[in-house]
Molecule: transfer RNA
Organism: uncultured archaeon
RNA sequence: GGGGUUGUAGGGUAGCCUGGUCCAUCCUAUGGCGUUCGGGACGCCGUGACUUGAGUUCAAAUCUCAACAACCCCA
Numbered sequence: 001g002g003g004g005u006u007g008u009a010g011g012g013u014a015g016c017c018u019g020g021u022c023c024a025u026c027c028u029a030u031g032g033c034g035u036u037c038g039g040g041a042c043g044c045c046g047u048g049a050c051u052u053g054a055g056u057u058c059a060a061a062u063c064u065c066a067a068c069a070a071c072c073c074c075a
Base pairs, nucleotide, nucleotide: 001074002073003072004071005070006069007068010028011027012026020058029047030046031045032044033043034042051067052066053065054064055063
């Protein structure tokens, strides 16, 4: 220098191909409450996310383009 894959809560992960439904899924973490002599475990109720910008569209996490970042391959 060229090419490819990926980017979603504090951590991990589904949803993307095939755009649309009320609060974007689940695990973990974490706050409160219950249970216990206390703790753990369990139960109930919460908290928290689409890398950035532009475009297409009535509507974009999803499609298109560019940028950034990580990883891989070639030179």